[in-house]
Context: one part of a larger RNA
RNA sequence: UUGAACGCUGGCGGCAGGCCUAACACAUGCAAGUCGAGCGGUAACAGAUCUAGCUUGCUAGAUGCUGACGAGCGGCGGACGGGUGAGUAACGCGUGGGAAUUUGCCUAGUAGUGGGGGAUAGCCCGGAGAAAUCCGGAUUAAUACCGCAUAAUCUCUACGGAGUAAAGGUGGCCUCUCCUUGGAAGCUAUCGCUACUAGAUAAGCCCGCGUCAGAUUAGCUUGUUGGUGAGGUAAAGGCUCACCAAGGCGACGAUCUGUAGCUGGUCUGAGAGGAUGAUCAGCCACACUGGAACUGAGACACGGUCCAGACUCCUACGGGAGGCAGCAGUGGGGAAUAUUGCACAAUGGGCGCAAGCCUGAUGCAGCCAUGCCGCGUGUGUGAAGAAGGCCUGCGGGUUGUAAAGCUCUUUCAUCGGUGAAGAUAAUGACGGUAACCGAAGAAUAAGCACCGGCUAACUCCGUGCCAGCAGCCGCGGUAAUACGGAGGGUGCAAGCGUUAAUC
Repeated sequence: UUGAACGCUGGCGGCAGGCCUAACACAUGCAAGUCGAGCGGUAACAGAUCUAGCUUGCUAGAUGCUGACGAGCGGCGGACGGGUGAGUAACGCGUGGGAAUUUGCCUAGUAGUGGGGGAUAGCCCGGAGAAAUCCGGAUUAAUACCGCAUAAUCUCUACGGAGUAAAGGUGGCCUCUCCUUGGAAGCUAUCGCUACUAGAUAAGCCCGCGUCAGAUUAGCUUGUUGGUGAGGUAAAGGCUCACCAAGGCGACGAUCUGUAGCUGGUCUGAGAGGAUGAUCAGCCACACUGGAACUGAGACACGGUCCAGACUCCUACGGGAGGCAGCAGUGGGGAAUAUUGCACAAUGGGCGCAAGCCUGAUGCAGCCAUGCCGCGUGUGUGAAGAAGGCCUGCGGGUUGUAAAGCUCUUUCAUCGGUGAAGAUAAUGACGGUAACCGAAGAAUAAGCACCGGCUAACUCCGUGCCAGCAGCCGCGGUAAUACGGAGGGUGCAAGCGUUAAUC
């Protein structure tokens, strides 16, 4: 000094921290949604209108007309945020450089946004299945999909040329045209869409140097090392392939084995150094185990897909479902580590024009002396040096101003009242919290270890090499300051000791 544990003890507050072990298995709930201002629509709720019945304000039905909105198509986001440290001795990390790249949303700029088409989910009908789910028919929309047109400072180029795009939505206005309450085309504002350039941000790649132990591991390597050509990638490259050459690494420790996430930092130390990598921050890796790709600006994707495996669950035995190393919580392991809490009020994130919705991120609360810091457990006075205890040389000494008594105060705790900042106009989970005011009353609050030397602190009794103590030296066999008890003392103090670990 500690993410500590154990024993005894325990008043309050602030600020932090809290599975170091089984990357063991997980019941239950929640943790990623959102947009109706992209679309067809209407399952539920509410309103409006209509119809029918009557108990005249209710029931039933109809209409997407309005607020809204289940399921569905579509867009953006689920690649962030959160967890863990299994693997990894590596360009993984740290630091300093580099060139052959991409980058949704965002910023600045230039140009454009013309005209068509065919489907499909949903809804409806029918069918299979225990379920998960699936199949067939008919029909429908789009900012879904596909041609055409146009197009370059964009791409390719044998520099002649060739190729490549888009999507609309919403609000407002009638001056001009058409119907004319008002609308349509149109105008206007705004949110979008397409192409290109530049920036910002983010990411991929390469290199120098640094980065644990073992030589009782001395040789290792065949896509291996290099070249030519091709493929592939956003991009350089044996990244992959064909052919050619035979190289490449190694006692300056290759290869192999063991161990380990790395760093800023943290602890210690005068420093040099040593140890360490909890919390917080940056990077990396992983998501039941192994493998694979799809979508996408970005993943080879924790709460996506497919395959295989182990395990658990459902089953009508035909077949299906699942993945807490998210937050709580359970079992297990362990010396050992918390609530199945509140709120989106703040900060931030996703979606949305917005209102807003979602957010176990986050902000808070709960538990734990786990740590650090602060405060309290009274103050003054009080000698007959009371009683009691202990010791005694029996005179007394000591506990000891300690107590009692008298006096004063009320921190903390308790009760009552007022009551914030955090929030720019509204909105406060925390919270009737912090703080302030008032009331009563010393009232509610001290332990633990040690006392032979090291090492601050001594006597009596019991025991008699026994019982026991002990970090080292060592104590104990009849006067033990070393064992056990008592009185007294010493040291720390809401803690004190022990154990473990480190300097």

This is a predicted structure of a 503-nucleotide part of an RNA (small-subunit ribosomal RNA, 5' domain) from an uncultured prokaryote. Rfam family: Bacterial small subunit ribosomal RNA.